[in-house]
Two RNAs folded together computationally: RNase P RNA and transfer RNA, 440 nucleotides in total.
RNA sequence: CGAGUUGACCAGACAAUCGCUGCCUGAUUCAUUUUUAAUGUUUUCAGGGGGAGGAAAGUCCGGGCUCCAAAGAGCAGGGUGCCAGAUAACGUCUGGGGGGCGAAAGCCUACGACAAGUGCAGCAGAGAGAAGACCGCCGAUGGCUAGUUCACUAGUACAGGUAAGGGUGAAAGGGUGCGGUAAGAGCGCACCGGGCCGCUGGCAACAGUUGGCAGCAGGGUAAACUCCACCCGGAGCAAGACCAAAUAGGGUUUCAUAUGGCGUGGCUCGCGUUGAAACCGGGUAGGUUGCUUGAGCCUUAGAGUGAUUUAAGGCCUAGACGAAUGAUUGUCCACGACAGAACCCGGCUUAUCGGUCAACUCACCAA
RNA sequence: GUCCUCAUAGUUUAACCGGAUAAAACUGCGGCCUCCUAAGCCGCUGCUCCAGGUUCGAGUCCUGGUGGGGACG
Numbered sequence: 001c002g003a004g005u006u007g008a009c010c011a012g013a014c015a016a017u018c019g020c021u022g023c024c025u026g027a028u029u030c031a032u033u034u035u036u037a038a039u040g041u042u043u044u045c046a047g048g049g050g051g052a053g054g055a056a057a058g059u060c061c062g063g064g065c066u067c068c069a070a071a072g073a074g075c076a077g078g079g080u081g082c083c084a085g086a087u088a089a090c091g092u093c094u095g096g097g098g099g100g101c102g103a104a105a106g107c108c109u110a111c112g113a114c115a116a117g118u119g120c121a122g123c124a125g126a127g128a129g130a131a132g133a134c135c136g137c138c139g140a141u142g143g144c145u146a147g148u149u150c151a152c153u154a155g156u157a158c159a160g161g162u163a164a165g166g167g168u169g170a171a172a173g174g175g176u177g178c179g180g181u182a183a184g185a186g187c188g189c190a191c192c193g194g195g196c197c198g199c200u201g202g203c204a205a206c207a208g209u210u211g212g213c214a215g216c217a218g219g220g221u222a223a224a225c226u227c228c229a230c231c232c233g234g235a236g237c238a239a240g241a242c243c244a245a246a247u248a249g250g251g252u253u254u255c256a257u258a259u260g261g262c263g264u265g266g267c268u269c270g271c272g273u274u275g276a277a278a279c280c281g282g283g284u285a286g287g288u289u290g291c292u293u294g295a296g297c298c299u300u301a302g303a304g305u306g307a308u309u310u311a312a313g314g315c316c317u318a319g320a321c322g323a324a325u326g327a328u329u330g331u332c333c334a335c336g337a338c339a340g341a342a343c344c345c346g347g348c349u350u351a352u353c354g355g356u357c358a359a360c361u362c363a364c365c366a367a
Numbered sequence: 368g369u370c371c372u373c374a375u376a377g378u379u380u381a382a383c384c385g386g387a388u389a390a391a392a393c394u395g396c397g398g399c400c401u402c403c404u405a406a407g408c409c410g411c412u413g414c415u416c417c418a419g420g421u422u423c424g425a426g427u428c429c430u431g432g433u434g435g436g437g438a439c440g
Base pairs, nucleotide, nucleotide: 002362003361004360005359006358007357008356009355010354012332013331014330015329016328017327018326020051021050023048024047025046026045027044030040031039032038033037053338057349058348060347061346062345063344064343065236066235067234068233072269073268074267075266077232078231079230080229081228082096083095084094085093086092097111098109099108100107101106112227113226117225118224119221120220134166135165136162137161138160141159142158143156144155145154146153147152174192175191176190177189178188179187193216195213196212197211198209199208200207201206240289241288242287243286250280251279252278253277254276255275260274261273262272263271296315297314298313299312300311301310302309303308333336368439369438370437371436372435373434374433377393378392379391380390386423395411396410397409398408399407416432417431418430419429420428
């Protein structure tokens, strides 16, 4: 200096003016009361201080919280799937193993079991799974024909043998070589590959093996049914809790008569409760809370390869409910992307102008 | 905000447990018929929402995204 890989961070800056919305303090107005005061779903104003994100998004996973029984048993159903760990939990993350890509740094990986069983594989092809004789090869054996010294020889390709070669297909039942044979074939042997048992290393996945056994083992597909292991009760802040108004008096239909109905959501049990549901008509008023102090953030030190965790110190950082965070001007630069909280948190995925830093790889040049 | 559901020619629907060229009707376009139009007859155009993956093979199975519809005060 060029090409790249990985990780972390920032998300226009500053100033002035005018606004928006909660909170605190003070004043003011109104209302009420227990009246020199207090209270507030009342009005207006002043001052102070706070005011979106790395994804607030998709709602795809997991958890907290709330109610149903501080969720229990079985069935059904769903999810996950190499090993070990982290965690509140996870389908997330970390480390490792196997496989794939790359020259390397590095990246990707739904990766349990088709030898429990069942299924599927169109077309083509002879045959699609304890397979198969279409072309080819062969004539050892049997048949037939000819010769003959009656032992056989030559021919034929009828029976038959053969998985070397061709051909079909995504896929045709280890590979190469030598021997062997009528031709062939793990039929035999050597090497390579694979399997089982053992041994060694490792917590394990797995790896190694110049130890043994058997010629080799039956291909693919489980994001096909299924089997195995593990996990999952249901609903969701429009959950739920509190205050308050109405629920007067009625009608119709259905179910039930406690082996029942309802809470209860797919079923059964269990638990709780004791009539229930639908429709018509009548009546009504909304407010408060849940709400942000949390598996929180920052710094330092320790443990660990790491995810993470422990200790000490410090910090408080939106909380609305027609729903706020904006506009104008000036200066500067790299000229500003994707995008807006609504109960909260941990992840994943998707969108995203540009920039900074750190570590590493390869190539070139110079010393 | 929370929770469901769907996507195949311009429109409405098919395609069986994944199998090869994705089908039908209406519409559109061209031709025939007619003096012209309609009707009728013949022919043609045009499609799996997007991107990956599993598989020999994907409209169908899986993952992510996009868009539409619905329920709850």
Rfam match: Bacterial RNase P class A. It is annotated as a ribozyme. Gene Ontology terms of the family: dimeric ribonuclease P complex, tRNA processing and ribonuclease P activity.